[in-house]
RNA sequence: CUUAUCAAGAAAGACUGAGGGAUCGGGCCCUGUGAAGUCUUGGCAACCUUAAUGAUGUGGUGCCACCUCCCGCUUGGAAAAACCAAGGCAGAUAAG
Numbered sequence: 001c002u003u004a005u006c007a008a009g010a011a012a013g014a015c016u017g018a019g020g021g022a023u024c025g026g027g028c029c030c031u032g033u034g035a036a037g038u039c040u041u042g043g044c045a046a047c048c049u050u051a052a053u054g055a056u057g058u059g060g061u062g063c064c065a066c067c068u069c070c071c072g073c074u075u076g077g078a079a080a081a082a083c084c085a086a087g088g089c090a091g092a093u094a095a096g
Base pairs, nucleotide, nucleotide: 001096002095003094004093005092006091011041012040013039014038015037019030020029021028024072025071026070027069042064043063044062047060048059068090073087074086075085076084077083
């Protein structure tokens, strides 16, 4: 860079100790009843792999609060605000 997906799903323990939900701004949340991180174990899922297919779950990733936590830009919903919907931007993951 291209393509596909992103409303589902799945947590305990140990160490550690103050932040975290990608970034910026705004909002809303989580967090000493222990954030982030590391390790162990467990689990979810099915992108690639294994197999002729369905299926399965061998291996490689990924993931296990909140819709990618929500909004930001554009268009539409009679005008404005709010709200709703569609798309976009950005991002994440997989394969190339």

Notes:
Model confidence (mean pLDDT): 82 of 100. The RNA shown here (SAM riboswitch aptamer (S box leader)) has 96 nucleotides and comes from a soil metagenome. The model forms 94% of the base pairs in the Rfam consensus. The RNAcentral record of the sequence draws on MGnify.